[in-house]
Source information:
The part of an RNA shown here (small-subunit ribosomal RNA, 5' domain) has 518 nucleotides and comes from Flavobacteriaceae bacterium UBA6268. The source organism's lineage runs through Bacteria, Pseudomonadati, Bacteroidota, Flavobacteriia and Flavobacteriaceae. Model confidence (mean pLDDT): 85 of 100. It was read from a public genome assembly.

Context: one part of a larger RNA
RNA sequence: GGAUGAACGCUAGCGGCAGGCCUAACACAUGCAAGUCGAGGGGUAUGCGGUGCUUGCACCGCGGAGACCGGCGCACGGGUGCGUAACGCGUAUGCAACCUGCCCCCUACCGGGGAAUAGCCCAGGGAAACUUGGAUUAAUGCCCCAUGGCACCGGACGGCGACCUCGUCGCCCGGUUAAAGGUUACGGUAGGGGAUGGGCAUGCGUCCCAUUAGCUUGUUGGUGCGGUAACGGCGCACCAAGGCGACGAUGGGUAGGGGCCCUGAGAGGGGGAUCCCCCACACUGGUACUGAGACACGGACCAGACUCCUACGGGAGGCAGCAGUGAGGAAUAUUGGACAAUGGGCGGAAGCCUGAUCCAGCCAUGCCGCGUGCAGGAAGACUGCCCUAUGGGUUGUAAACUGCUUUUGUACGGGAAGAAACACCCCCACGUGUGGGGGCCUGACGGUACCGUACGAAUAAGCAUCGGCUAACUCCGUGCCAGCAGCCGCGGUAAUACGGAGGAUGCGAGCGUUAUCC
Numbered sequence: 001g002g003a004u005g006a007a008c009g010c011u012a013g014c015g016g017c018a019g020g021c022c023u024a025a026c027a028c029a030u031g032c033a034a035g036u037c038g039a040g041g042g043g044u045a046u047g048c049g050g051u052g053c054u055u056g057c058a059c060c061g062c063g064g065a066g067a068c069c070g071g072c073g074c075a076c077g078g079g080u081g082c083g084u085a086a087c088g089c090g091u092a093u094g095c096a097a098c099c100u101g102c103c104c105c106c107u108a109c110c111g112g113g114g115a116a117u118a119g120c121c122c123a124g125g126g127a128a129a130c131u132u133g134g135a136u137u138a139a140u141g142c143c144c145c146a147u148g149g150c151a152c153c154g155g156a157c158g159g160c161g162a163c164c165u166c167g168u169c170g171c172c173c174g175g176u177u178a179a180a181g182g183u184u185a186c187g188g189u190a191g192g193g194g195a196u197g198g199g200c201a202u203g204c205g206u207c208c209c210a211u212u213a214g215c216u217u218g219u220u221g222g223u224g225c226g227g228u229a230a231c232g233g234c235g236c237a238c239c240a241a242g243g244c245g246a247c248g249a250u251g252g253g254u255a256g257g258g259g260c261c262c263u264g265a266g267a268g269g270g271g272g273a274u275c276c277c278c279c280a281c282a283c284u285g286g287u288a289c290u291g292a293g294a295c296a297c298g299g300a301c302c303a304g305a306c307u308c309c310u311a312c313g314g315g316a317g318g319c320a321g322c323a324g325u326g327a328g329g330a331a332u333a334u335u336g337g338a339c340a341a342u343g344g345g346c347g348g349a350a351g352c353c354u355g356a357u358c359c360a361g362c363c364a365u366g367c368c369g370c371g372u373g374c375a376g377g378a379a380g381a382c383u384g385c386c387c388u389a390u391g392g393g394u395u396g397u398a399a400a401c402u403g404c405u406u407u408u409g410u411a412c413g414g415g416a417a418g419a420a421a422c423a424c425c426c427c428c429a430c431g432u433g434u435g436g437g438g439g440c441c442u443g444a445c446g447g448u449a450c451c452g453u454a455c456g457a458a459u460a461a462g463c464a465u466c467g468g469c470u471a472a473c474u475c476c477g478u479g480c481c482a483g484c485a486g487c488c489g490c491g492g493u494a495a496u497a498c499g500g501a502g503g504a505u506g507c508g509a510g511c512g513u514u515a516u517c518c
Stems, first nucleotide, its partner, number of pairs: 001518004006514005013370006019363002021328001026326003030323003035072003040069002047062007079281003088206008098198002103194007111145004121134005151176005157170005181186001207253003214244003219241008256278004260271004283304005306317004334360001336359003342356001343354004373404004384394004409455006418445001424439007462507005467488003473502005483490002
């Protein structure tokens, strides 16, 4: 000198863009953050209409919330950096050892039957959370039979290929397993291919300590079995005795990694906030279930600590989601608006949900921009300060005064873009659901940005420094005191170094100090 997620002191007019718990992965009141589908299923309450009458009940019809079964989603999105020195990450490869819901293309199929169970009804237990028994019932829920192959398994033959185990294609035999309907818009099953997403393996790279030198028994390898989507000591039984290490094993400490960011001419050094990718975690530890996908932040179970409710028998909870609270700290924001846009889930759609997102609020935290006026004006006015003091110098064109302007401000008026789609209507093309054209609908921000008119210099400057380094000097006070200080050093009676004043210098809505990095 540059830089910062900064803090502190003094000061402060406006706007744009960005950023905002670096500390206690400390504890959390309250609200919200994941639902959706009636075009899968049964079906009810309230309601509306009607009939009957015993006037508050029965029946019929319409419409139909919530709850329930079922499907899809909840594994995305959002948060945090505890752990991790590891194939975790980065990069480059491989999988002839693998999986992939929704989406796209192709091929084929969708026949018949059955048993249950929620809900509803009845009865019961409990303070509650909740729960037990009985009866009855539906489905795109479950099961059975049939059909069936280029699927899977076993076997035979032939062709092609190869990186060992083998892969691939054709054909034959035997065995195994499918389906779901739907008021016709949509769906289901099997197989092949694609796309996307993932899994696994390997080469290389990836901090400090040798005042850590030896480490290892599922350890290293083999055979077999199991397990997995799949390879593998991944697990197990048996067999062998191996495997790693000064090219740093093992141990300890520290740490999420990268794209990137800061600095620097570069080499290098330092960092890992915001944004993007990957990883890990979700009160602590463990476990699996469901599922295409989890060992699952707002799912389950067990154990533990903590908090809460209780009728003392027993129960409930998990903000490292968005706000917000306490605590810690030098220190870090609103318990805001909207789904209008973008994106996501569900749905045929209308639409519903979305603290993702888009916006608004707070903070000079940073960067950038603008303003606090411009021109003229010498009797070089007055005051202040200084001096060699009847007089000069400086403050200083500064002010007054004259003219001008109106960014900004105040008042009033106008007023966006972001929105074109979806749906619906009309038309056209193709040919029966797609594409194109036209019309119509939709804005949280927001009466915001922006534009215009009026008024009036009107509403707007500070901070640090002035001995040398280092731009900027005098007077007074103080008297090794009070104090200053980054280094050298100032102060003991004329201090340009302390304190004040006048003046000056630097930067300027900021200026200094502290901390950290180069």